[in-house]
A computed fold for a 361-nucleotide RNA from a Deltaproteobacteria bacterium, annotated as Bacterial RNase P class A. It matches the Rfam family "Bacterial RNase P class A". Rfam describes the family as follows. Ribonuclease P (RNase P) is a ubiquitous endoribonuclease, found in archaea, bacteria and eukarya as well as chloroplasts and mitochondria. It is annotated as a ribozyme.
Formats: sequence, C1' cells, structure tokens
RNA sequence: CGGGCCGGCCGGGCGGCCGCCGGCCCCCUUCGGGGGGCGGGAGGAAAGUCCGGGCUCCACAAGGCGCGGCGCUGGUUAACGGCCAGCGGGGGCGACCCCGGGCAAGCGCAACAGAGAGCAGACCGCCGGAGAUUCUUCUCCGGCAAGGGUGAAACGGUGAGGUAAGAGCUCACCGGCCGUCCGGGCGACCGGGCGGGCCAGGCAUGCCCCGCCGGGAGCAAGACCUAAUAAGGGAACUAUAAAGCCGCCUGCUUUGUUCCCGGGUUGGUCGCUUGAGCGGCGGAGAGAUCCGCCGCCUAGAGGAAUGGCCGCCGGGACCUAAAACGUCUCACAGAACCCGGCUUACAGGCCGGCCCGGUUU
Repeated sequence: CGGGCCGGCCGGGCGGCCGCCGGCCCCCUUCGGGGGGCGGGAGGAAAGUCCGGGCUCCACAAGGCGCGGCGCUGGUUAACGGCCAGCGGGGGCGACCCCGGGCAAGCGCAACAGAGAGCAGACCGCCGGAGAUUCUUCUCCGGCAAGGGUGAAACGGUGAGGUAAGAGCUCACCGGCCGUCCGGGCGACCGGGCGGGCCAGGCAUGCCCCGCCGGGAGCAAGACCUAAUAAGGGAACUAUAAAGCCGCCUGCUUUGUUCCCGGGUUGGUCGCUUGAGCGGCGGAGAGAUCCGCCGCCUAGAGGAAUGGCCGCCGGGACCUAAAACGUCUCACAGAACCCGGCUUACAGGCCGGCCCGGUUU
C1' cells in the first nucleotide's frame, strides 16, 4: 500500500422566526375561560410482535395422561430459545465463521439414474465346466464381487497370504464402533492399555424415545369517584288522597311525593413512568456479569404532539478533464404499561484489535 476478519460507537451541527403536546409559576376573570413567563418533548432500531420477565385480573390439592416449547458442558440472569467461557464436528492459507440429545430402541422415508437403495445386487467384467464353431468368437450351467459403470449415498482403507478367479476368507497396520480398565478434567470430553467382531450408511426440520420447562388472558389488564337515570330494597309524608282485600273499622298492599341504599356507562381520576434506570469512579471475575460509593431525572398523549420556513457550516448526488460556481438532496424509520433479548431495515462516517499478500529500510 492492497485485500479481508472481529468488536465498539455516531447517525447531521449552530442560530433565528412561526406553530403543536404535556408540566410548573404569575396575572385577569362575568368562573365558561383568557393572557404572559420558564422548562421538557422519539429510536438504535421506537419496527416485526418471535422468545423471556415484571405488573394486573381470573382459575387452581397432589399426581398422571395429553399438548406445546427447548436440547453438547459449565457459568450468568428476574427469566430466556439471550449472553459468556469451554468441548466436539465442519468450512477457510489465516484472522475467524457455522452447527450441536438419541437412528447398534421401534416404525417409516429416499426423486432421477442404476443390475441393485437396506440384513441389497450382477449390466460390463473375472474364473471353471459343457457344447457349438466359419477358429475366435458365441451359447448354456455354475462360481465371484477385485476392476469398470450409475448415483447425494453402493455394506471399512492399504499391503500380504490365499484362490480356478475372488472375497475380513485369514493375517499385519490404520480408521471407526462396542465392552472393559487406567490416567487427566467440576463437566462436555481428552489420552492410553486389553478384548471383540468387522454384522450394524443417511434423514429425528418424519413419527417416535429420553431429559427439562410451561395454568389462562392481557393496560381495551385492572382499581376508584361524582352527578343524572332504569330495575330493585328501605324510611318518612299525605288535604285521614285514589285503587284493592264483598261493605265498614283497624290493618295490609299498590300507586304518588321526598330522602337514602343500590348498580357502574360512550364521563372523570388512578394505573403511567423512579426504573432488573442512566453517567462517573473503585473493586471481584478469564468473560458474560455482579458488588460498593457519588451524581442525575430523561416524552407520558389517550385518536394520539414531537412540525414548517430561513441563514451559515457539514455530508451525498449531478454538472466538469479536474475544480470553482451552480442545482437538487439529508439513510432506515415514528413512542402508546414497562423492561431484558433476538431478528429485520439503514445514506454516510468514526474508533480499536487482528489476519493474508506485496513493497521499502
């Protein structure tokens, strides 16, 4: 210098004018409101709503079946499918990245090609025998699976022995698996000894098996309050009102008036933003993370505000051979109870560490 890997961060700045939504204060008021001042007002993803939790209401003995989710090990956390560290496998020259229970429990599946696709198979081929023959080929019977060929995948690899030809058929070494023992590690796992047989390929994001976790609904959750009013309940009153109990009296009931209770709506208030919070410093730890001290308060609407214009600067695009000038433009996006993650979108830019190649000294 060129190419690349990983991590962290920013994501227009300053000023002026006019608006919008909350909060606090002051003044005026005919109590309906009006005016003024001060201060605050989107994000790294506010998004998708995919996981996990707080909070709220409802339900609930324990346990089992079923259903759903998760899945190497050890940590971390309120919790997680997140994160950290490690282990194993795979990819890359490398920095580094991707994947993760069990198919030698059972069942099931595998297009096309191919002779054969699951305890398989013989197309070409190799070998033996018999026969035919135009005399170097063909046919039939049997043996074989080394070589060729098909496929994503064809039932260990190399060598030797063996054989008619061959074959774990036998042997040696290697590889894998199973059993057992020893050593290391908290563990996943790693290293090694002995024995076994070589019969045990893939898919569990197919059913399934094993282990762990999971009650449901969600701030339109839910709670409180005033007035009016419907059903209903209670008390009082009544010109001794009207109606009913055959008539009358007493009494009762209903109707009427007033008051109270009641219920909880399209009203109001709370929930609502001080929180697993943010910043700095110190400490523990390999790290995720945790602990301590100090400081700070940072949107809370309730159909939904956070906007518009101008100037200067900055970035980008166009124009140009290049610039200047000029023109256009400012990525993705938009809070709705809150928080921890994941994923997705994103113009342009900054910082740190590392890898590979080239060059110079």
Annotation:
Its mean pLDDT, the model's own confidence on a scale to 100, is 76. The sequence is in RNAcentral, with records from ENA.